[in-house]
Molecule: Guanidine-I riboswitch aptamer
Organism: Lentibacillus kapialis
RNA sequence: UAAAAGGUUUUCUAGGGUUCCGCAGUGGAAGCUGGCCUGGUCCAAGAGAAAACGCACGGAAUGUGUACACGGCGGGGAAAAAGCCCGGGAGGA
Repeated sequence: UAAAAGGUUUUCUAGGGUUCCGCAGUGGAAGCUGGCCUGGUCCAAGAGAAAACGCACGGAAUGUGUACACGGCGGGGAAAAAGCCCGGGAGGA
C1' cells in the first nucleotide's frame, strides 16, 4: 500500500526445543560439554483463553450476531523442536 469475512491483529497459555542467559561439570584462564537441566530470552495453537478492530443485520442504540469443528503419516521449520506451517489438508463421522 492492498486484501480478507467459517476475517485479521495483539497479549497470554497448553506445548516446544536449546541460539543467548542462567545452572551443573571441566579448566589457571579463555573456553568446552550437558535440555535424560527446574527456569528467563526465543517459537507457539483452525479445532485454547482474554481483548481490539473489521464484517453482517438494524431507523438507531450504551444494539444483536460473528455459530460448529474428530483428524494421521510425511515434509518444512535462519538455534532446534512443537498442538507452528503444508492443514477446517489426507482420511473419518